Annotation
Predicted 3D model of a 95-nucleotide RNA (c-di-GMP-I-GGC riboswitch aptamer) from a Thermodesulfobacteriota bacterium. Its mean pLDDT, the model's own confidence on a scale to 100, is 88.

[in-house]
RNA sequence: CCUGUAAAGGGCAAACCAACCGAAAGGUUGGGACGCAAAGCCACUGGCCUAAGUGGUCCGUUUCCACGAACCAUAUGGCAGCAGGGUUGCCAGGC
Numbered sequence: 001c002c003u004g005u006a007a008a009g010g011g012c013a014a015a016c017c018a019a020c021c022g023a024a025a026g027g028u029u030g031g032g033a034c035g036c037a038a039a040g041c042c043a044c045u046g047g048c049c050u051a052a053g054u055g056g057u058c059c060g061u062u063u064c065c066a067c068g069a070a071c072c073a074u075a076u077g078g079c080a081g082c083a084g085g086g087u088u089g090c091c092a093g094g095c
Stems, first nucleotide, its partner, number of pairs: 001094004011036002016031006034081001040087003044084003047079003053074005059068003
């Protein structure tokens, strides 16, 4: 540097359930195992998810200011178990 058929010591933990955090997506902890040789870590690129806030459309309430619902757009919020990239690393084998 390359590879992961088998082994040893092991590691992680999808769905689902509970509690907590969050507007949501999602996250944390515990239980639980579908899977995983980087399913360790990093949102850099593409992709995907969400839409609190903001903007718009439209409707309603309202004396005005303004307020509210629905819909559309939008990440500054997320996903590393979507792919690429970066980075670190156990065991075994090969060079």